The RNA shown here (c-di-GMP-I-GGC riboswitch aptamer) has 93 nucleotides and comes from a Desulfuromonadales bacterium. NCBI's taxonomy places the organism under Bacteria, Pseudomonadati, Thermodesulfobacteriota, Desulfuromonadia, Desulfuromonadales. The sequence was found by an Rfam model in a public genome assembly. The coordinates come from a structure-prediction model, not an experiment, and the mean pLDDT is 83. Rfam family: c-di-GMP-I-GGC riboswitch aptamer. Its family is annotated with cyclic-di-GMP binding in the Gene Ontology.
RNA sequence: UCCGAUAAUGGCAAACUCGGAGAAAUCCGGGGACGCAAAACCACGGGUCCUCGGCCGCUUAGCAAAGCGGCACGGACGGCCGGGCUGUCGAAG
Numbered sequence: 001u002c003c004g005a006u007a008a009u010g011g012c013a014a015a016c017u018c019g020g021a022g023a024a025a026u027c028c029g030g031g032g033a034c035g036c037a038a039a040a041c042c043a044c045g046g047g048u049c050c051u052c053g054g055c056c057g058c059u060u061a062g063c064a065a066a067g068c069g070g071c072a073c074g075g076a077c078g079g080c081c082g083g084g085c086u087g088u089c090g091a092a093g
Base pairs, nucleotide, nucleotide: 002093003090004089011036012035016031017030018029019028020027021026034079041084042083044082045081046080047077048076049075050074051072053073054071055070056069057068058067059066060065
């Protein structure tokens, strides 16, 4: 250094739930632990999800507005995968 133990010291916290934020995905705080050696950090590539606004199309309509569908302009997820970067401990190999 790779690696990762029925080891040790600490750490994080899924589902669910209570309160709050948001149009939503989802997020923040309390409780709670399924799990996690990067379940720390970074939305760079892929993926998934959202639909207030933007853009495009269709319809009603008539130059306004509303409804429906799409895009990924926009947003969310790092506990989906890859990548980047930092990092605790030390058995076996």